Annotation:
This is a predicted structure of a 497-nucleotide part of an RNA (small-subunit ribosomal RNA, 5' domain) from Dinophyceae sp. TGD. NCBI's taxonomy places the organism under Eukaryota, Sar, Alveolata, Dinophyceae. Its Rfam family is "Bacterial small subunit ribosomal RNA". Its mean pLDDT, the model's own confidence on a scale to 100, is 84. It is recorded under the gene name rns.

[in-house]
Context: one part of a larger RNA
This record gives sequence, C1' cells and structure tokens, in this order.
RNA sequence: GGAUGAACGCUAGUGGUUUGCCUAACACAUGCAAGUCAAACGGUUCAUAGUUUAGAUUUAUUUCUAUUCUAAGUAAAAGUGGCGGACGGGUGAGUAACGCGUAAGAACCUACCUUUAGGAAAAGAACAACAUCAGGAAACUUUUGUUAAAACUUUAUAUGCCGAGAGGUGAAAGAUUAAAAAAUGCCAAAAGAUGGGCUUGCGUCUGAUUAGUUUGUUGAUGAGGUAAUGUCUUAUCAAGACGAUGAUCAGUAGCUGAUCUUAGAGGAUGAUCAGCCACACUGGAACUGAGACACGGUCCAGACUCCUAUGGGAGGCAGCAGUGAGGAAUUUUCCGCAAUGAGCGAAAGCUUGACGGAGCAAGACCACGUGGUGGAAGACGGUUUAUGGGCUGUAAACACCUUUUUUCCAAGAAGACUAACGACGGUAUUGGAAGAAUAAGCAUCGGCUAACUCUGUGCCAGCAGCCGCGGUAAAACAGAGGAUGCAAGCGUUAUCC
Repeated sequence: GGAUGAACGCUAGUGGUUUGCCUAACACAUGCAAGUCAAACGGUUCAUAGUUUAGAUUUAUUUCUAUUCUAAGUAAAAGUGGCGGACGGGUGAGUAACGCGUAAGAACCUACCUUUAGGAAAAGAACAACAUCAGGAAACUUUUGUUAAAACUUUAUAUGCCGAGAGGUGAAAGAUUAAAAAAUGCCAAAAGAUGGGCUUGCGUCUGAUUAGUUUGUUGAUGAGGUAAUGUCUUAUCAAGACGAUGAUCAGUAGCUGAUCUUAGAGGAUGAUCAGCCACACUGGAACUGAGACACGGUCCAGACUCCUAUGGGAGGCAGCAGUGAGGAAUUUUCCGCAAUGAGCGAAAGCUUGACGGAGCAAGACCACGUGGUGGAAGACGGUUUAUGGGCUGUAAACACCUUUUUUCCAAGAAGACUAACGACGGUAUUGGAAGAAUAAGCAUCGGCUAACUCUGUGCCAGCAGCCGCGGUAAAACAGAGGAUGCAAGCGUUAUCC
C1' cells in the first nucleotide's frame, strides 16, 4: 500500500447493487416451513333441481314443514389407497478419509421420463371408515358386527430369470364415457437418458521430545451375504501385511471451484455464490421404499424441558421469523405465491418461510449532492505583529443565475406468454410549482510524512507505530489561530498478503 462476513470512537444528505451469529453443533415460548389426488375407493354432510308420503295452510296441487328416492354437482373433516414427505432449506460438530480434487475402471442398481415390440386370463378372502362394547385424567387402547377399491391373496400363462438338460421359478387393474374410439393408467422384457453405489493411480496440514504397528490382521479355498466387487461375515489352511519415500500415535481441520495479495513465483483464506461430503438433542437400530438406516418418520437407551388424576404421557428451530444466554459483534415474530422452480392432479387448481419482494444496519462497493458566476489592494470579528502590517480571504456581505437533491401537486409502467391473474406499488419513471433553499465532517501538522505559529504547563500533566518529546522561550503535551490529507465518511484496533 491492498484486503475484511469485521468491531470501537467522532460524525452523517440521497440512490442503486449487495452482505449481515465468525462466539454456545448452547437452551428454546409462539406462529408458519409438505402436501396433493373424489378422473383409485366406500361412506358422511351441505345447498340446488325433480320426486314419494304425511301434516298444516290457501280463492287456487298455492305456500310452508318434515320425510323417501334420484340426478348432475359443490364443499368440508376423517378413513382405505396412490404419488411425494430421500427434493428443496439449514449447519460444519465429526472426518487427515477414496472424504475431497483429478484421471481411469468393472462386478452393479435406477421411481418418474423417452423409444421398441408384447401382455392384461380365472377365482377368492379380508381390513379401515361406520355401528356397537369396554378401559383410561390424558395420550391412546379395546370387544363384537358390516363394507369398497388401482389395497391383499390364490390359480393360469409369458418373450424373462435359474439350469448342461430335464425341469424349476414366476405378472397384471382398472377408471372417466349412454356406448365406442382416443387419451390416460396396469404387467413383464429390451434399450436410452438421468441419478446413484463400488474399485484404482496421483495429489491433499503439523509433530520423531510419537519408531515400531497389525491377528479378520495379509493372502488362498469353500460357504453365506449384498443391487454389486471385496475378510463384508464365517470355517479351514498359510504367515503374512504396513513402516525413516515417516507406518502407528497425538494435535488441528469439512474438501473444491474459488477469494485476498503479488510483476510473477509464492503465501494466506475456504463468509456470500456453485459442486461434493458429513450431521439433525446425545448414542444405537432397523422398518417402509426405486432411493433413507430418513432434520419437521418409527423403535430402544440417555440427558434436559413440559403435562399428569402419580398409574402414565408429550417434545427436539444446525428450516423462516423471533426469545434468552454467550459475545467487541450480526436484522422483521413483515407481504405474496404475481414471476422462476418444486410436489400432487387429466385439468381447473391446491401447497411451497424454496423463491420473488419489502423492512432494519454507512457493514461493503458504485454513483450523486451539500450550489454556480461576479464581488475589495481586501469590511466586521478572530489571530498574529518588528504596531507599519501580515493571515483568515473572494472567504463573507451584496448582485445575478441554476434546481441535481428536497418539499408539494398531477400522471403512472414494463415485469403476463394468456382471456383473467402484479406481492413489489401508487413503487420506478415522467410533467409542473416553490425556493440556495434541506445537507460536512474526521484525522494529522518533530523526522519517517503532506502541513507552523501563539498561549498555558514546567521530567508535572501528558504524548508515542519506531526514533523519541516534556526539568521556564516545547513547531512533539493541552488550548487557540492557521495549514495539510481524505471526505459521507474519517481515524483506531484486530487479522492476512
């Protein structure tokens, strides 16, 4: 000099773009953050239209009430079932590892999507909901009975798979429509795409005041297990395997693209954004599923918090806001699904604290302004003086001008492809009016280092990055005048080059 997710002090006008718990992976009140499908299914409710019956009422089969059934619909809470809750969002505790980066590989899986050529035959039994019974403070549990399906089971068959062969194994589902067609859905196979699992070469911090480490350890065979290879597991056999090219142990740490610095080489860092990994109160385990050993799923144990009728239960913000605590220090319990994307759905649509926006903070970067021109051999005041004057200083006053900004009035978007639908937003922007009006500080001035005098103080009070200033004429302390630098900032502190 440059840089920062910064903080502190003094000061502070505006806009745009961004960034914002680096500390306690500490504890969390409250609300929201994952639903959706009635064109898979049975049933409930509602209003509308028609209809059956009964009653009341009327001049009048006119009106009203209750009720039966039907229709096409609509809405809501729950249930069966499907798909999605493995994505998206957060954090960096652990991890020195095939974790990451890079380059290869063979023994694998892949829902939804695309393509190809096929199939979809025949039967059956249940369980929720519902009704009913019981227990319990609650959470919830339970008896009996009934019912549907694209839920479940059996049989048959299949190009598939296993097998040398014989043979074995082994699939399906309908719905919408008056009906058909079409489209959609179902089953099995082959291929693709996408995503993932696995293996290997090389690279990846510090310590030898850590020198030996290892017994499923290293290899072989058989068996098991897995989607798949493999000591992944197991039985037997052999005694290997790693290590001064640093094993093991200990410490520290998520890795990378990148970021900062530098002429470069290098050094440092790993916030935001993007890729990968790991984790979800702590530890362990599996279930379901194409995919999890699953942040807002299940089970067990533990610590903590809460409820309780003391028998027993409930919970997990490292999602978005927000609270306490810690700390030098880090924001709103905001608006909207209008856009982009995601899930479900045939669609309309619903959901989405992802996201789009607004709010807060000079935290950062960029841009703009705080006026312009004229104006005295030069006012007043201040300061200084050799008392003549010098400096402040064209600075002010004063005159003329302008209106970025400011305030007020009016108009007012694009972003929506698509008829409708815009949170942002009466925002951006545009036109008009008023009036220099609403807007300058901070640090420094001995040398390094741009900028000097006066007064006070008297090794005191104090300054200081280094050298060093201060003991009576201090350009170094304090104040004043003046000057220098940067400027809505300026200094200080911390850290990196």